[in-house]
Molecule: c-di-GMP-I-GGC riboswitch aptamer
Organism: Domibacillus epiphyticus
RNA sequence: AUAAUUAAGGGCAAACUAAUCGAAAGAUUAGGACGCAAAGCCACGGGUCUAUGGCUUCUAGAGGCUAAGAUAGCCGGGUUGCAGAAG
Numbered sequence: 001a002u003a004a005u006u007a008a009g010g011g012c013a014a015a016c017u018a019a020u021c022g023a024a025a026g027a028u029u030a031g032g033a034c035g036c037a038a039a040g041c042c043a044c045g046g047g048u049c050u051a052u053g054g055c056u057u058c059u060a061g062a063g064g065c066u067a068a069g070a071u072a073g074c075c076g077g078g079u080u081g082c083a084g085a086a087g
Base pairs, nucleotide, nucleotide: 011036012035016031017030018029019028020027021026034073040079041078042077044076045075046074047071048070049069050068053066054065055064056063057062058061
């Protein structure tokens, strides 16, 4: 210097459970570890999820679209960054 298959010291924490918030998707905190080399940060592009509200269709209690919201642990992009074993 490279790289993330393996070193050391560390870091994060899925499902699930409890409490709280939310209409929901989901979020926060605690427990818990499936995994993660950016699983740090940013909704900029695409995807996915929700749809209180709005619009709309019909066979009239169901469907469709959507403002908006969520997801960075779906992918891409931007940005910051620890260690330095083996080869």